[in-house]
RNA sequence: GGAGUUGGCUGGACGGUCGCUGCCGCGCUUCUGCUUGCAGGAGGGCGGGGGAGGAAAGUCCGGGCUCCACAGGGCAGGGUGCCAGGUAACGCCUGGGCGGCGCGAGCCGACGGAAAGUGCAACAGAGAGCAGACCGCCGAACGCUUCCGCACCGCCGCAAGGUGGAGUGGAAGGCGUGGCAAGGGUGAAACGGUGCGGUAAGAGCGCACCACGAGUCUGGUAACAGACCGGUACGGCAAACCCCACCCGGAGCAAGACCAAAUAGGGUUCCAUACGCGCGGCCCGCGCGGGAACCGGGUAGGUCGCUUGAGCCCGCUGGCGACGGUGGGCCUAGAGGAAUGAUCGUCCUCGACAGAACCCGGCUUACAGGCCGACUCCCUCU
Repeated sequence: GGAGUUGGCUGGACGGUCGCUGCCGCGCUUCUGCUUGCAGGAGGGCGGGGGAGGAAAGUCCGGGCUCCACAGGGCAGGGUGCCAGGUAACGCCUGGGCGGCGCGAGCCGACGGAAAGUGCAACAGAGAGCAGACCGCCGAACGCUUCCGCACCGCCGCAAGGUGGAGUGGAAGGCGUGGCAAGGGUGAAACGGUGCGGUAAGAGCGCACCACGAGUCUGGUAACAGACCGGUACGGCAAACCCCACCCGGAGCAAGACCAAAUAGGGUUCCAUACGCGCGGCCCGCGCGGGAACCGGGUAGGUCGCUUGAGCCCGCUGGCGACGGUGGGCCUAGAGGAAUGAUCGUCCUCGACAGAACCCGGCUUACAGGCCGACUCCCUCU
């Protein structure tokens, strides 16, 4: 100098004017109450100080809070899934293990169990799970057969030799029974891999290395690793059912709590019983319709829940770290048709994604540009 990896921070700045919102203080107007000069509410004015985010988003996980349900245990259902730790909790985070990718810094991983059981594997292929022989390899063994050699016996011949028989050795043998699974071929996958020996050809048949293992020892809290030993059996799929371990009640701030009219309706007590209706016609009586007082529930409306919280900042301290302990300091939106804006000026590197609605911890997704730290690889110079 170039190319990368990773952890953080930031998300236009300054000033003027006019607005919006809720809080505090001081006047004004008005309403209500009574203890008659105080209290409370509403409206508007002035002054002061506060007013979106790193994701406020998706609403995907986890918790707080609230109401409902709930002895305890089990079944069903759902979730999580290498190990250890952190945490209020988590499917999050940290550290470690294993596997994959990368020269590397690093990145990625639904990563428990297939020797509990059940099941699945289209097509192709000889054979797909106690497997199989299509092409191929062999000709050791058994049977048949072709050719050649050797020596033997019988017959014919004086002899050379001819012919028949049984035997033995061989061949480029051939066929059948048979042996094999090395090689070819099919497939996503073919019953350990590579090499040497071995063999008729072959084969964990033997050996070395690798792989594998319900073995032993060592290290580690553990996942797991290493050494020795064993022997080649035991393929894959659990994002198929399933097994194992752990966790899980439901609904959500329109949760919910309190105050509480008018009108209508309900209950209790008392008054009245003139009149009407009902108890089948009549009398008494009773009930309903009437009046008053009290009670309780609901609605409109209002208040609370609401922002002080697993909070933020700084120091010390334990821990590799996530995080914990401790001391000091700080208060930082809280509305209810829903505020956080508009405009002007100056400057710069010309400004992305995007707007709180009960709160918090995460994850994921969106995002112009800028700044800082740590690390890796390559090239060059000293």
Molecule: Bacterial RNase P class A
Organism: Pseudomonadota bacterium